This is a predicted structure of a 377-nucleotide RNA (Bacterial RNase P class A) from Desulfarculaceae bacterium JdFR-95. It matches the Rfam family "Bacterial RNase P class A". Its family is annotated with tRNA processing, dimeric ribonuclease P complex and ribonuclease P activity in the Gene Ontology. It is annotated as a ribozyme. The source organism's lineage runs through Bacteria, Thermodesulfobacteriota, Desulfarculia, Desulfarculales and Desulfarculaceae.
RNA sequence: GGAGCCGGCUGGACGGCCGCCGGCUCUGCGGUAGCAGAGCGGGAGGAAAGUCCGAGCACCACAGGGCAGGGUGCUGGCUAACCGCCAGGGGGGGUGACCCCACGGAAAGUGCCACAGAAAGCAGACCGCCAUCGCCUUGGGGGCGGUGGUAAGGGUGAAACGGUGAGGUAAGAGCUCACCAGCCCGGACGGUGACGUUCGGGGCUAGGCAAACCCCACCCGGUGCAAGACCAAAUAGGGAGGCGCUAUCAGGGUGGCCCGCCCGAUGCCUCCGGGUAGGUCGCUGGAGGCGCCGGGCAACCGGCGUCCUAGAUGAAUGGCCGUCGCCGACUCCUGGUGGGGUCGGAACAGAACUCGGCUUACAGGCCGACUCCGUCC
Numbered sequence: 001g002g003a004g005c006c007g008g009c010u011g012g013a014c015g016g017c018c019g020c021c022g023g024c025u026c027u028g029c030g031g032u033a034g035c036a037g038a039g040c041g042g043g044a045g046g047a048a049a050g051u052c053c054g055a056g057c058a059c060c061a062c063a064g065g066g067c068a069g070g071g072u073g074c075u076g077g078c079u080a081a082c083c084g085c086c087a088g089g090g091g092g093g094g095u096g097a098c099c100c101c102a103c104g105g106a107a108a109g110u111g112c113c114a115c116a117g118a119a120a121g122c123a124g125a126c127c128g129c130c131a132u133c134g135c136c137u138u139g140g141g142g143g144c145g146g147u148g149g150u151a152a153g154g155g156u157g158a159a160a161c162g163g164u165g166a167g168g169u170a171a172g173a174g175c176u177c178a179c180c181a182g183c184c185c186g187g188a189c190g191g192u193g194a195c196g197u198u199c200g201g202g203g204c205u206a207g208g209c210a211a212a213c214c215c216c217a218c219c220c221g222g223u224g225c226a227a228g229a230c231c232a233a234a235u236a237g238g239g240a241g242g243c244g245c246u247a248u249c250a251g252g253g254u255g256g257c258c259c260g261c262c263c264g265a266u267g268c269c270u271c272c273g274g275g276u277a278g279g280u281c282g283c284u285g286g287a288g289g290c291g292c293c294g295g296g297c298a299a300c301c302g303g304c305g306u307c308c309u310a311g312a313u314g315a316a317u318g319g320c321c322g323u324c325g326c327c328g329a330c331u332c333c334u335g336g337u338g339g340g341g342u343c344g345g346a347a348c349a350g351a352a353c354u355c356g357g358c359u360u361a362c363a364g365g366c367c368g369a370c371u372c373c374g375u376c377c
Base pairs, nucleotide, nucleotide: 001373002372003371004370006368007367008366009365010364012324013323014322015321016320017319018318020043021042023040024039025038026037027036028035029034045348049359050358052357053356054355055354056353057224058223059222060221069220070219071218072217073216074088075087076086077085078084089103090101091100092099093098104215105214109213110212111209112208113207126154127153128150129149130148131147132146133145134144135143136142137141162180163179164178165177166176167175181205183202184201185200186199187198188197189196190195228281229280230279231278238272239271240270241269242268243267247266248265249264251263252262253261254260288307289306290305291304292303293302294301295300326345327344328343329342330341331340332339333338
């Protein structure tokens, strides 16, 4: 100097004018609920996002156990909890810094394995190799066909039922042996553990896929602040009491029937209760932020100090201007670094009950650790 990798921070600053949301104080008006004005101080994010996990909180459901369904899946730790985080083990990728892994079980069972290929799973005879029979040819020998043996060699494939060597055989083959790899069983040592190292034995080999069914272990009620609680109009309807029945008559009682009488309804008054509109609470001080000290490799935990930092509900957090800073283009000055002028640009995105995470988006800038390559001393 170039290329890269990991982690952290930032996400324009200041001022003026005009607004918006909510708070406090004062003043004025009030029917004491509030309204108006003035002043003071507050008012988006690192992701407020996606709403993907886990909690708090609220309501509903619920004796206990099981089935079904869903989730998680190496080990140890952290945490209120987690599909989160930290540390480690194993596997894979990269020269490396470093990155990735849904990482229990495939010698319980079932299922699937595209294309190619003869055959894709208690394998398989296409070519080849070997034996034998028949026919043809013949100097040696060879060709064609049938039957059988053979997984050494060729060929296909992501994958073809361990590898190398020797023996063995008609040719071959873990058929036998030695070594190696892998698997299973047992032991020793190290480690809390996952696991690692090593020794002995076994049989000869056991393909892959479980984000396919399934098996094993553990976990899991449902709905979300439009949860939910309280106050409470108008109109309609419900209930209770009183008046009235002089008027009207669905109905009931008395009675054989009519009249009559009684109850009741329509009507008027008072009271009660439920829901709606509307309003208040929930609502922001909390598993909180920052600093220091201590424990721990770390995640995290403890102690002390300090700070208060939005609460809207058609939903505020905005607009304009100026100065400075950053970036780009053009141009001027200067030997150059650089300086001046003009114009333009500046991301992703915006709270809605609250936290802990994850994931995704993001212009530009800053800091730190590390790796590889080249050059120079």